[in-house]
RNA sequence: UAACUGCCCGUGCCACACGGCCGGGCGGACCGGGGAUCCACCGUCCCCCUGGGGUGAAUCCCGCGUGCGCGACUGCGAGCACGCGGGUAGGGCGCCUUCCCGCCCGAACCCGUCAGCUAACCCGGUAGGCGGCGAGGAAGAACGG
Numbered sequence: 001u002a003a004c005u006g007c008c009c010g011u012g013c014c015a016c017a018c019g020g021c022c023g024g025g026c027g028g029a030c031c032g033g034g035g036a037u038c039c040a041c042c043g044u045c046c047c048c049c050u051g052g053g054g055u056g057a058a059u060c061c062c063g064c065g066u067g068c069g070c071g072a073c074u075g076c077g078a079g080c081a082c083g084c085g086g087g088u089a090g091g092g093c094g095c096c097u098u099c100c101c102g103c104c105c106g107a108a109c110c111c112g113u114c115a116g117c118u119a120a121c122c123c124g125g126u127a128g129g130c131g132g133c134g135a136g137g138a139a140g141a142a143c144g145g
Stems, first nucleotide, its partner, number of pairs: 004028007012021003029126006039116001051114001052111004060087009070077002090105005096140005
């Protein structure tokens, strides 16, 4: 941490094995998504730019640079993407809790033009890591007397 668990199977691996690992099947539990009624949302003359959603803490803003296309037409306007830098919603650590203080992160991926909520129902998932150092302040809890 959803990051588990029961049974069964195997010309699989550990020389053998009833043990362990790996893979598979059927379940349990858990996590996430889709999905009615009700509810929520909705309302504007035209043009340009711009799809939207999900997992996750990982969003949003500013500055600089590069690229792209659009409108106007030589001086620009707003926009998108990427890179760098600075903040930031949020998250993690400082051996249980709260506050303060300090430090760190603030990614990546998926669906494919489609998704508000949502009973029944349907779908997917159950990984990764485990090297070193260090162990803040206050009040509690717990433990002990």

The RNA shown here (c-di-AMP riboswitch aptamer (ydaO/yuaA leader)) has 145 nucleotides and comes from Blastococcus sp. TML/M2B. Lineage of the source: Bacteria > Bacillati > Geodermatophilales > Geodermatophilaceae > Blastococcus. It matches the Rfam family "c-di-AMP riboswitch aptamer (ydaO/yuaA leader)". Rfam's curators write: This family represents a conserved RNA structure found upstream of the ydaO and yuaA genes in Bacillus subtilis and related genes in other bacteria. The ydaO/yuaA element is thought to act as a genetic 'off' switch for the ydaO and yuaA genes in its native state. It is believed that the element may be triggered during osmotic shock leading to activation of ydaO, a predicted amino acid transporter gene, and members of the yuaA-yubG operon which code for KtrA and KtrB K+ transporters.